Predicted 3D model of a 327-nucleotide part of an RNA (large-subunit ribosomal RNA, domain IV) from a bioreactor metagenome.
It matches the Rfam family "Bacterial large subunit ribosomal RNA".
The full RNA is in RNAcentral, with records from SILVA.
Context: one part of a larger RNA
């Protein structure tokens, strides 16, 4: 000097991204315990008091009560919750990146859509076969959402899926027209050319699909612009116009979403880019890629407070270990 541990005047978060770390609290008994709430909880809420030993009374005892008494200190050492207020997210217990992430991510019960009638659908496998299942739609597979409460608006034009079959288009196949080659023959020659053979292969016929017609959004998805208008001003319930498949409903909103932005107002502070409550001009919320609430829960995130402290003002001392020196 460093490490580990311990103690510390006065102050007490002034430290710091942030109370990180440390300190506080801690057992048992008694009293007492709020908002909220799904009536279970919240709750050990919070906040107080007590605890040794001796004698007596009581009791079967454990114990309880009364009186006395010692110490700074009686759960006498050790082990043994700090608490409260508010907000976000996720209902919860659970799961996860073995070795930088434990979370708001995953799962979840619940909801919903869809497929599947049994040799089920789906999955593995060239197949045999197996799982599903020694199950049978209150079952099994897949997708999305994610307790609970209140709800879940409009759009089927595009894409997908389902259904339809009149018409259009369309493969192989069927079908053989036509044409070419060949040559008996004809012809002076050029050339023509029967039958047969070879080659070619039109019309016509012909399925699903596609076009087409419908349905379907808890399927993939989408959910406007401009101009004018009220007896101050401002604003626009109202009107006009263009476009669209339809123009964002309820609820929420500077939000885990707000660029401008430290928006504006209010609260909290002496002072607040964070926080809380409002406002709404939502760059670019929005309804199962769910919307908004929500008790309980959380080694989650954010803001505030009480207690507490060497985090700090500002450092000091001690023990042990180590570095270093001597033997």
């Nucleotide at each position: 000097g460093c490490g580990u541990u311990g103690u510390u005047a006065a102050g007490g978060a002034a430290c710091u991204c942030g109370g990180c770390a440390a300190a506080u609290u801690g057992a048992c008994c008694c009293c007492g315990u709020a908002a909220g709430u799904u009536a279970g909880c919240g709750a050990a809420a919070a906040g107080g008091g007590g605890u040794g030993c001796c004698u007596c009374u009581u009791g079967a005892g454990a114990g309880a009560g009364a009186g006395g008494u010692c110490g700074c200190a009686g759960a006498g050492a050790a082990u043994a919750g700090g608490c409260c207020c508010a907000a976000g997210c996720a209902a919860c217990u659970g799961u996860u990146u073995a070795u930088c992430a434990a979370a708001a991510a995953c799962a979840c019960a619940g909801g919903u859509c869809u497929c599947u009638g049994c040799u089920a659908a789906a999955u593995c496998g060239a197949a045999a076969g197996a799982u599903g299942a020694a199950g049978u739609a209150u079952a099994g597979g897949g997708g999305c959402u994610g307790a609970c409460g209140c709800c879940u608006g409009c759009c089927c034009g595009g894409u997908g899926c389902u259904g339809g079959a009149a018409g259009g288009u369309u493969a192989c196949g069927g079908g053989a027209a036509u044409u070419g080659c060949u040559u008996a023959g004809a012809g002076a020659a050029a050339u023509c050319g029967a039958a047969g053979g070879c080659a070619u292969g039109a019309a016509c016929u012909u399925a699903a699909g596609c076009c087409c017609c419908a349905g379907u959004a808890a399927a993939c998805g989408g959910c406007g612009g401009c101009c004018g208008u009220a007896a101050c001003u401002a604003u626009a319930a109202c009107g006009g116009u263009c476009c669209u498949a339809a123009g964002g409903u309820a609820g929420c909103g500077a939000a885990a979403u707000u660029c401008c932005u430290u928006g504006u107002c209010a609260g909290g502070u002496a002072a607040g880019u964070u926080c809380u409550g409002a406002c709404c001009c939502g760059c670019a919320c929005g309804a199962a890629u769910g919307g908004c609430g929500u008790a309980a829960u959380g080694a989650c995130u954010u803001g505030g407070g009480c207690a507490c402290u060497g985090u700090c003002u500002c450092a000091a001392c001690a023990a042990c270990g180590u570095a270093c020196c001597c033997g």